[in-house]
Model confidence (mean pLDDT): 84 of 100.
Small-subunit ribosomal RNA, 5' domain from an Alphaproteobacteria bacterium, 471 nucleotides, folded computationally.
Taxonomically the source falls in Alphaproteobacteria (Bacteria, Pseudomonadati, Pseudomonadota).
Context: one part of a larger RNA
RNA sequence: GAGCGAUCGUUGGCGGCAGGCUUAACACAUGCAAGUCGAGCGAGGCGAAAAGCCGAGCGGCGAACGGGUGCGUAACACAUGGGAAUCUACCUCGGAGUGGGGGAUAACAUUCAGAAAUGAGUGCUAAUACCGCAUAAUCCAUAUUGGGAAAGUUUUAACGCUCUGAGAGGAGCCCAUGGCUGAUUAGCUAGUUGGUGGGGUAAAGGCCUACCAAGGCGACGAUCAGUAGCUGGUUUGAGAGGAUGAUCAGCCACACUGGGACUGAGACACGGCCCAGACUCCUACGGGAGGCAGCAGUGGGGAAUAUUGGACAAUGGGGGAAACCCUGAUCCAGCCAUGCCGCGUGCGUGAUGAAGGCCUUCGGGUUGUAAAACGCUUUUGGCGGGGACGAUAAUGACGGUACCCGCAGAAUAAGUCACGGCUAACUUCGUGCCAGCAGCCGCGGUAAUACGAAGGUGGCGAACGAUGCUC
Numbered sequence: 001g002a003g004c005g006a007u008c009g010u011u012g013g014c015g016g017c018a019g020g021c022u023u024a025a026c027a028c029a030u031g032c033a034a035g036u037c038g039a040g041c042g043a044g045g046c047g048a049a050a051a052g053c054c055g056a057g058c059g060g061c062g063a064a065c066g067g068g069u070g071c072g073u074a075a076c077a078c079a080u081g082g083g084a085a086u087c088u089a090c091c092u093c094g095g096a097g098u099g100g101g102g103g104a105u106a107a108c109a110u111u112c113a114g115a116a117a118u119g120a121g122u123g124c125u126a127a128u129a130c131c132g133c134a135u136a137a138u139c140c141a142u143a144u145u146g147g148g149a150a151a152g153u154u155u156u157a158a159c160g161c162u163c164u165g166a167g168a169g170g171a172g173c174c175c176a177u178g179g180c181u182g183a184u185u186a187g188c189u190a191g192u193u194g195g196u197g198g199g200g201u202a203a204a205g206g207c208c209u210a211c212c213a214a215g216g217c218g219a220c221g222a223u224c225a226g227u228a229g230c231u232g233g234u235u236u237g238a239g240a241g242g243a244u245g246a247u248c249a250g251c252c253a254c255a256c257u258g259g260g261a262c263u264g265a266g267a268c269a270c271g272g273c274c275c276a277g278a279c280u281c282c283u284a285c286g287g288g289a290g291g292c293a294g295c296a297g298u299g300g301g302g303a304a305u306a307u308u309g310g311a312c313a314a315u316g317g318g319g320g321a322a323a324c325c326c327u328g329a330u331c332c333a334g335c336c337a338u339g340c341c342g343c344g345u346g347c348g349u350g351a352u353g354a355a356g357g358c359c360u361u362c363g364g365g366u367u368g369u370a371a372a373a374c375g376c377u378u379u380u381g382g383c384g385g386g387g388a389c390g391a392u393a394a395u396g397a398c399g400g401u402a403c404c405c406g407c408a409g410a411a412u413a414a415g416u417c418a419c420g421g422c423u424a425a426c427u428u429c430g431u432g433c434c435a436g437c438a439g440c441c442g443c444g445g446u447a448a449u450a451c452g453a454a455g456g457u458g459g460c461g462a463a464c465g466a467u468g469c470u471c
Stems, first nucleotide, its partner, number of pairs: 001471004006467005013343006019336002021301001026299003030296003035061003040058002044054003068254003078178006086171003091167008099133001101131002108123006145158001147156003180226003187217003192214008229251004233244004256277005279290004307333001309332003315329001316327004346376004356367004382407005390398001415460005420441003426455005436443002
């Protein structure tokens, strides 16, 4: 000198764009954050009703995305570049099909147990729920629904469903190279290293297992210990390099702590399940309920970090044929000079160089064109009127916002640090090694340009200074 997710002191007018728990991955009251489909299904309620609406249940899809955090991890976790032994719901492009049967069960009704959470028995019923059969060169399938036409057999476009070939996007796996510290850590290793047989997985493989061999790693630092999410980047620097990994983006890991699987195309699953533990809550003491590292918010910790706001209008996501519903993702608003940028706090004229202050050699000097006074302007702010883009066929939370026009009036708006040298800027008074200052050198013991105050001056300016950290 530059930088910061900063903090503290003094001060503080406006706007735009950003940013905002770096500490306790501490504990959490309350509300919301994942639903949707009646064009899969049967009952029920409301309704005059075949319409329609309602909220449970069976069923489908989604809930593995999106959002949070950085505990763990020194590792194929990440980055870059390769690879072969794989899977892939929804989507796209092709090929073939969608035939014919069966038995249940929730809801519901009723009985019973329980304080509750909830559970048990009996009876009834449907399906795109479930199970056989046929079709398929071996194995493995299927399901309908609603709209139009028609008296009807039937027919026709649509959404689906099943098998299959490819694609796209996604995911799993392997290898090479790269990037922390410590030797006051020197040896480490028995499923360990390799083979054969078997098992397992979507898939290669000691991934698992039986047997056989005795290997494998290591001063080019194994093992152990400490610290740490990695990267694109950010910051500094002429560069080389150093430091760093907030916001935004990619990947990884985690979801009270530890373990486990289930479902599923996908999880070993933040707002799912089971077990154990700690903690909190309810209880009729028999037994139950919970998990903010989602958005707000509370306590606590801390130098320190915001509203229990609005809207689905836009962008995107889930469901649905659609209308539409849901969405604390998101878009907005609120708070904070936290940062960057822009604007303002007036402009011109004005010498009896007014008064006052300060200094003085008492002559004067300085504050100082500064003020007053006169003339002018109206950014900002205030009041009144008009009024968007974003989204148009229609739909705007923001918002009567941005912006534009008019009106009055200099009106509403300046501080802070320094002045011994480094370092731009000096005098007087007070104090008397006291009180105090101080980044370094150093000032202060009676004439202190260094302490305190005043006048003056210098720097920067809605900020200025201090502290901390990085180069």